A computed fold for a 528-nucleotide part of an RNA from an uncultured bacterium, annotated as small-subunit ribosomal RNA, 5' domain. RNAcentral holds the full RNA, with entries from ENA. Rfam family: Bacterial small subunit ribosomal RNA.
Context: one part of a larger RNA
């Protein structure tokens, strides 16, 4: 010099940025993932609309019908939920970096291109109907649709298998045309007729996936480890390679160039500090991994072996009518606890960016703002000039005197950042989607046009008033920059080290004065 700092005096003001380092403890409560009616059946509820009835002279109320209309609760269905967001418990590992490599892999949504979509079926939720339950909740009977299901049907450059030709490599082996040949596989509509969507196929992209060298902390007071262990055949299993599994066969595989064991620990980029060389940190932000109460093995799906899914145990806390159920803040906010220690149970989708939607939109505690807190960096102010026979009080001293606090104060002139009132008042939208025209290259550009700002009357800018609203900590023996006095007398006490202190203490402790620093300023832990 530095900190996610704390603690102890002290406090005006903005801006940036950052704020459980401990208990990967338990958690009340609210919110953190929907979405589409341009897929479907429907209509609980709103609201329009027609019929009808009752009231009343009408106006008009009421009620009762009709999915008819705008919509739409739950229900089938699709997309999304595998992102985003938190944590750092495990992990010394192909776990991260960093260079390769797949002639061993996958990729929904998207883009290019090629090619197609013919014609049936059967159920099921909803919705009634009944039944068990304290409830979770679930059972039965009937009924009905889809882009939901399931055959048929076409069908190839897709796949499976024969046969055969030509290139080419890096061992296995790849690629290419094949009039070659057998077989197997596909689809769904919707609608405002503009289009969107669906199958299968090649190619891109962009994710991922596995393999490899090399690099990756201490302990030898840890020396031998290892039986799916090493290989090798054959079969399974995976998107894929591979003891990854099984059976069988050989006995091999690892190690003093540190195996096996133990302790510690997410890696990286980076960031401290140092001339560098190294040392030490990886909080914030960015990439990567891992994990979601604590362990397991799965479902779905393009992707999960899934934080706000499911299932089986265990611990725990709740809820019962004692038969049985409920639950996972290591999302945001918040509580107890635990600590020396760390914040609002705010506001808004108005901007970025997400999921859904043909779009209007909807939903987003991601975000973006504000609240709190000198914890930190920066800037800014507590006035400026003049004012001496050098005032008064305080402290000193060799004391009719003088030395200092001192241009400091009274006094004059000034100026108003900041404060305080009033008054105007942004940019963030030069951006979007919807609507309407224009060109073509039909998808984009380019024109007009309605409309959207939470943060905010905020920031900022003018005016008024008045010097007016704003200074303090810790030192002063030497290191180390800054001295006397009284009080204490080895007592009380100071101290980072050397040491101070037993009557003249520049070293306790008060006081004048002086130094450093400054809205901080010291102490204390830690790293260089």
């Nucleotide at each position: 010099g530095a900190u996610g700092a704390a603690c102890g005096c002290u406090a005006g003001c903005g801006a940036u940025a950052g704020g459980c380092c401990u208990a990967a403890c338990a958690c009340a409560u609210g919110c953190a993932a929907g979405u589409c009616g341009a897929g479907g059946g429907g209509c609980a509820g709103c609201a329009u609309a027609g019929a009808g009835a009752u009231a009343g002279c009408a106006a008009u109320a009421u009620c009762u019908u009709u999915g008819a209309u705008g919509g739409c609760g739950a229900c089938c269905g699709g997309c999304g939920c595998a992102c985003g967001g938190g944590u750092g418990a495990g992990u010394a590992a192909c776990a991260c970096g960093u260079a390769u490599g797949c002639a061993a892999c996958c990729u929904a949504c998207c883009u290019a291109c090629a090619a197609c979509a013919g014609g049936g079926g059967a159920a099921u939720a909803a919705c009634c109907c009944g039944g068990a339950g304290a409830a979770a909740u679930u059972c039965g009977g009937a009924c009905u649709a889809a882009u939901a299901c399931c055959g048929c049907a076409u069908a190839a450059c897709a796949c499976a298998g024969g046969g055969g030709a030509g290139c080419c490599g890096c061992a296995u082996g790849g690629c290419u045309a094949u009039a070659u040949u057998u077989g197997u596989u596909a689809a769904a509509g919707a609608u405002u007729u503009a289009u969107c969507g669906g199958u299968u196929g090649u190619a891109g992209a962009u994710g991922g996936g596995c393999a490899u060298g090399c690099g990756u902390u201490c302990c030898a007071u840890u020396a031998g480890c290892u039986a799916g262990u090493u290989g090798g055949u054959a079969a399974g299993g995976u998107a894929a390679c591979g003891g990854c599994u099984u059976a069988c066969c050989a006995a091999g595989g690892c190690a003093a160039c540190g195996a096996u064991g133990g302790a510690u620990a997410g890696g990286g980029g980076a960031a401290c500090u140092g001339a560098g060389a190294g040392g030490u940190u990886u909080a914030u932000c960015c990439c990567c991994c891992a994990c979601a109460c604590u362990g397991g093995a799965a479902c779905u799906g393009a992707g999960a072996c899934a934080c706000g899914g499911a299932c089986c145990a265990g611990a725990c806390u709740c809820c019962u009518a004692c038969g049985g159920g409920a639950g996972g803040c290591a999302g945001c906010a918040g509580u107890g606890a635990g600590g020396a220690a760390u914040a609002u149970u705010g506001g808004u989708c108005a901007a970025u960016g997400g999921g859904c939607g043909a779009g209007a939109g909807c939903c987003u505690g991601a975000a973006c703002c504000a609240g709190c807190c000198a914890a930190a960096u920066c800037g800014c102010g507590u006035g400026a000039a003049g004012g001496a026979c050098g005032a008064c009080u305080g402290c000193c001293c060799u004391a009719u005197g003088g030395g200092u606090u001192g241009u400091a104060a009274a006094c004059u002139u000034c100026u108003u950042u900041u404060a305080u009132g009033c008054a105007g008042g942004a940019a963030u939208a030069a951006a979007a989607a919807g609507g309407g025209g224009u060109a073509u290259g039909u998808a984009u550009a380019c024109c007009c046009u309605a409309u959207u700002g939470c943060a905010u009357g905020u920031a900022c800018u003018g005016u008024a008033u008045g010097a007016a609203u704003a200074a303090g900590c810790a030192u002063c023996g030497g290191c180390u920059a800054a001295c006397u006095c009284c009080g204490u007398g080895c007592c009380a006490g100071c101290a980072g080290c050397c040491g101070c202190g037993g009557u003249a203490a520049u070293a306790c402790g008060g006081a004048g004065g002086a130094u450093g620093c400054g809205a901080g300023c010291g102490u204390u832990a830690u790293c260089c």